[in-house]
This is a predicted structure of a 72-nucleotide RNA (transfer RNA) from Amycolatopsis sp. DSM 110486.
RNA sequence: GCCUCUUCAGCUCACCAGGCAGAGCACCCGUCUCGUAAACGGAAGGACCGGGUUCGAGUCCCGGAAGAGGCU
Numbered sequence: 001g002c003c004u005c006u007u008c009a010g011c012u013c014a015c016c017a018g019g020c021a022g023a024g025c026a027c028c029c030g031u032c033u034c035g036u037a038a039a040c041g042g043a044a045g046g047a048c049c050g051g052g053u054u055c056g057a058g059u060c061c062c063g064g065a066a067g068a069g070g071c072u
Stems, first nucleotide, its partner, number of pairs: 001071007010025004019055001028042004048064005
């Protein structure tokens, strides 16, 4: 220098026929208990950045950034 892949909740990851964004764990509240844990119920919390296409983009296109792997 070139190629490929990845980037979504605090963490690990789903969501790909474009149409309101989800799970597990963690955190918070509650129920239960003499109390704690466990169990159960509930709430909060998010698409790397900038453009483009579209009525509508996490999803498609372009550029950039960060990370991983490979070639020279």
The sequence is in RNAcentral, with records from ENA. Rfam family: tRNA. The family's RNA type in Rfam is transfer RNA. The source organism's lineage runs through Bacteria, Bacillati, Actinomycetota, Actinomycetes and Amycolatopsis.